RNA sequence: GCCGAUGUGGCGGAAUGGUAGACGCAGGGGAUUCAAAAUCCCCCGAUGGCAACAUCGUGAGAGUUCGAGUCUCUCCAUCGGCA
Numbered sequence: 001g002c003c004g005a006u007g008u009g010g011c012g013g014a015a016u017g018g019u020a021g022a023c024g025c026a027g028g029g030g031a032u033u034c035a036a037a038a039u040c041c042c043c044c045g046a047u048g049g050c051a052a053c054a055u056c057g058u059g060a061g062a063g064u065u066c067g068a069g070u071c072u073c074u075c076c077a078u079c080g081g082c083a
Stems, first nucleotide, its partner, number of pairs: 001082007010025003018066001027043005045056004059075005
């Protein structure tokens, strides 16, 4: 230099172009217990807000589309192959 794969909350990992963060782990709160472990329930991306809620969020940017994590293009990072 060329070709290919991968990139999603703190971590792993789903999602047929149609509610984004399923599910699990980690974390927080509660119930239970004399106390704990186990078990059960709830919460658990960011920003703003007292809250209700609003807006944003799938490596970065652009495009197609009524609608993109998913399709197209460019770039970045990691991994693999060829030279």
The RNA shown here (transfer RNA) has 83 nucleotides and comes from Yoonia sediminilitoris. NCBI's taxonomy places the organism under Bacteria, Pseudomonadati, Pseudomonadota, Alphaproteobacteria, Yoonia. Its mean pLDDT, the model's own confidence on a scale to 100, is 81.